[in-house]
């Protein structure tokens, strides 16, 4: 420096244009002498950022940051 890959919840991730979902972790409850484990309900998201494109973006394009990988 050239070219590719990835970026969704605290982690790990699904989600190929038409209300963003799931495991684990948190939180509350039931059960248990206590705790685990097992049921049962609950909270958490600017989909890296910033524009395009469309009725309508996580998705398509294009700049930009970050991580990673060949090459040089």
């Nucleotide at each position: 420096g050239u070219g590719g890959a990835u970026g969704u919840a605290g982690c790990u991730u699904a989600g190929u244009g038409g209300u963003a979902g799931a495991g684990c972790a948190c939180c509350g409850g039931a059960u248990u002498g206590u705790g685990g484990c097992u049921c049962c309900g609950g909270g958490g998201g600017u989909c890296a950022u910033g524009g395009g494109u469309u009725c309508g973006a996580u998705c398509c394009c294009c700049a930009u940051c970050a991580u990673u990988c060949a090459c040089c």
A computed fold for a 72-nucleotide RNA from Johnevansia muelleri (SeqCode), annotated as transfer RNA. The RNAcentral record of the sequence draws on ENA and Rfam. Its Rfam family is "tRNA". Its family is annotated with triplet codon-amino acid adaptor activity in the Gene Ontology. NCBI's taxonomy places the organism under Bacteria, Pseudomonadota, Gammaproteobacteria, Johnevansiaceae (SeqCode), Johnevansia (SeqCode).